[in-house]
RNA sequence: GCCGCUUUCGUCUAGUGGUUAGGACAUCAGCUUCUCAAGCUGAGAACAUGGGUUCGAUUCCCAUAAGCGGCA
Numbered sequence: 001g002c003c004g005c006u007u008u009c010g011u012c013u014a015g016u017g018g019u020u021a022g023g024a025c026a027u028c029a030g031c032u033u034c035u036c037a038a039g040c041u042g043a044g045a046a047c048a049u050g051g052g053u054u055c056g057a058u059u060c061c062c063a064u065a066a067g068c069g070g071c072a
Stems, first nucleotide, its partner, number of pairs: 001071007010025004018055001027043005048064005
């Protein structure tokens, strides 16, 4: 330099164009307990960035960025 793949709560992940972006762990609050842990209930928290297509985009297209892999 060229080609390909990936990017979603703090972490891991589900989501094949439409109905509140869902789950696990973690965090916080409450209940329980003499206390802690465990358990139960609840809460907050996310679509890499910029454009395009579309009535409508996390989803499709393009570019950029970051990471990974292959080739040279």